Context: one part of a larger RNA
Molecule: large-subunit ribosomal RNA, domain I
Organism: bacterium
RNA sequence: GGCACAUGGUGGAUGCCUUGGCACCUAGAGUCGAUGAAGGGCGUGAACGACUGCGAUAAGCCACGGGGAAGCGUUGAAUAGCUAUUGAUCCGUGGAUGCCCGAAUGGGGAAACCCGGCGCCGGUAAUGCGGCGUCACCGCUGGCCGAACACAUAAGCCAGAUGGAGACAAGCGGGGGAAGUGAAACAUCUCAGUACCCCGAGGAAAGGAAAUCAAACGAGAUUCCCUGAGUAGUGGCGAGCGAAAAGGGAACAGCCCAAACCGAGUACGUGUAAGUGGCUACACGUUGCGUAUUCGGUGUUGUAGGGCGUCUGUUCCAGGCUGUAGCCGGCCUGGCAAGAGUUACAAAGUCAUGUUGGUAGUCGAAGCGCGUGGAACCGCGCACCAAAGAGGGCAAUCGUCCCGUAGACGAAACCUCAUGACCUCUUGUCAGACGUUCCUGAGUAGGUCCGCACUCGUGAAACGCGGACUGAACCUGGGGGGACCACCCUCCAAGGCUAAGUACUCCUAGGUGACCGAUAGCGGACUAGUACCGUGAGGGAAAGGUGAAAAGAACCCCGGAAGGGGAGUGAAAUAGUACCUGAAACCACGUGCCU
Numbered sequence: 001g002g003c004a005c006a007u008g009g010u011g012g013a014u015g016c017c018u019u020g021g022c023a024c025c026u027a028g029a030g031u032c033g034a035u036g037a038a039g040g041g042c043g044u045g046a047a048c049g050a051c052u053g054c055g056a057u058a059a060g061c062c063a064c065g066g067g068g069a070a071g072c073g074u075u076g077a078a079u080a081g082c083u084a085u086u087g088a089u090c091c092g093u094g095g096a097u098g099c100c101c102g103a104a105u106g107g108g109g110a111a112a113c114c115c116g117g118c119g120c121c122g123g124u125a126a127u128g129c130g131g132c133g134u135c136a137c138c139g140c141u142g143g144c145c146g147a148a149c150a151c152a153u154a155a156g157c158c159a160g161a162u163g164g165a166g167a168c169a170a171g172c173g174g175g176g177g178a179a180g181u182g183a184a185a186c187a188u189c190u191c192a193g194u195a196c197c198c199c200g201a202g203g204a205a206a207g208g209a210a211a212u213c214a215a216a217c218g219a220g221a222u223u224c225c226c227u228g229a230g231u232a233g234u235g236g237c238g239a240g241c242g243a244a245a246a247g248g249g250a251a252c253a254g255c256c257c258a259a260a261c262c263g264a265g266u267a268c269g270u271g272u273a274a275g276u277g278g279c280u281a282c283a284c285g286u287u288g289c290g291u292a293u294u295c296g297g298u299g300u301u302g303u304a305g306g307g308c309g310u311c312u313g314u315u316c317c318a319g320g321c322u323g324u325a326g327c328c329g330g331c332c333u334g335g336c337a338a339g340a341g342u343u344a345c346a347a348a349g350u351c352a353u354g355u356u357g358g359u360a361g362u363c364g365a366a367g368c369g370c371g372u373g374g375a376a377c378c379g380c381g382c383a384c385c386a387a388a389g390a391g392g393g394c395a396a397u398c399g400u401c402c403c404g405u406a407g408a409c410g411a412a413a414c415c416u417c418a419u420g421a422c423c424u425c426u427u428g429u430c431a432g433a434c435g436u437u438c439c440u441g442a443g444u445a446g447g448u449c450c451g452c453a454c455u456c457g458u459g460a461a462a463c464g465c466g467g468a469c470u471g472a473a474c475c476u477g478g479g480g481g482g483a484c485c486a487c488c489c490u491c492c493a494a495g496g497c498u499a500a501g502u503a504c505u506c507c508u509a510g511g512u513g514a515c516c517g518a519u520a521g522c523g524g525a526c527u528a529g530u531a532c533c534g535u536g537a538g539g540g541a542a543a544g545g546u547g548a549a550a551a552g553a554a555c556c557c558c559g560g561a562a563g564g565g566g567a568g569u570g571a572a573a574u575a576g577u578a579c580c581u582g583a584a585a586c587c588a589c590g591u592g593c594c595u
Stems, first nucleotide, its partner, number of pairs: 001594005007588003015580001016545002020516002022513007029505002031167002039101003042055003046079001049075003061095006070083003106115003116135007137164002140160005172200005182189001186236001212219002223250005233241002254497003257441001261297010275284002277328006302475001304440003307436007316335007336428006349422006357415003361409003367382005383400002385389001391403003446470007456482001477492005532539002552579001555566004
């Protein structure tokens, strides 16, 4: 020096464990904000660094409920001082307070700071000073004032109101919109209308009641799923992209305007004799007519529908008005009857009821002895409960020890659901025939050029959308059926609303797992988006385990201390806080063998 064995050290693998995660399911909730949010800064405890809570009333204040003995949150034990059966701490509901920043909004600003105006109050001899309130912008409504330019309008000013502003995980609609990549290169193409940016709305969003499909038969809004189907197509016919009808399901719901016409109001024009619903008589004259506009009624579709006129049939009551009187007609109000309703078709609530449910909670069966052991839940023996043998804890493995579990109950307050009433609304005229030809969404449809989107890459390229330039018809009308034409079929654009079925999960509750078990599982089981890095956007860790219980080693000895040796605790101290187990590399000592 090497090898082997043994004993230790170092180290922290492995095993076991779990307070934390992950993925789903079922319900709920789906917003918060100028009554100042989300998110922060700074404070706040007897002493307090961090976390949590709270806000100068500051680990809290008040009220009402629950609950029933200790409590003054965690790290974190002890001390001091307090509170509590006159019910504390704790839990729930409602309220009060709520510094400063932040949309931040009196003005400014390098966020958490600086400086003001006005009113009221306090204080001072007076000023300075202090407290409370108020003062941003935009939109809306009302008013005042009022140019060019006479009226007017614009601009400006004032006031009012629970208007807006900002935040938010995914999902949704819209406006913009890549590249890496694939094509084995690459340009059309693909990736992909994806990522990303912006705007907007909601608990869902979007869509939606045929100018739709279909095919000679018919269907009958929209949305979602399965099939149709990787089909028909499209495509440097390459790579690729890729429908629809129809069928089967989920869920179902249909409505309102514009216009014609009637009535009323306002403005302007015109008109002085027309006219005042009709007939007769009287009376009247800012009354008529036209245009524009507002409101109410009417009306809403394609075998066309509606308006208007005439006719036929049919339909509660009372009162008033329609210049006066009579008749006919029309309009308004009330009663009665019938019907409907808060998700569209109008729209707000209030009250009552309850086996609705939620936000605290309550009751809840049944086991002892012996043995072993540090400890009984183990073993043995004899019992019991079970609508409860889910699970967790307790010194080892407990149905019967504890919390629970099955089951059964419970709310002063707030919320929610259902039903009913109040309430609100509608109807009480509609149907038919004939005639009339008044209405039925215009810079629209369509066209040309250029783009886009559809399975469709310009193609034979329809249909749909947009830009520029053009530009109809008017029901004897118009669109579509994949160039185009005819026949036929089908539908009615150029206005609007609409639940359900569908998507998602920042969040709440319960549950599940051939999910993880500390290099795993969220980045984060622990002071974690912390420490640390970066000017910044941003990047981003490591780090769990004594023991059943601290019983965490009094006392003695060595040492300055650290550390150690005794003693003691404990089942165990090679469990001593550098703490369960304690592998390997590596180091040391001892013994043996070889050189």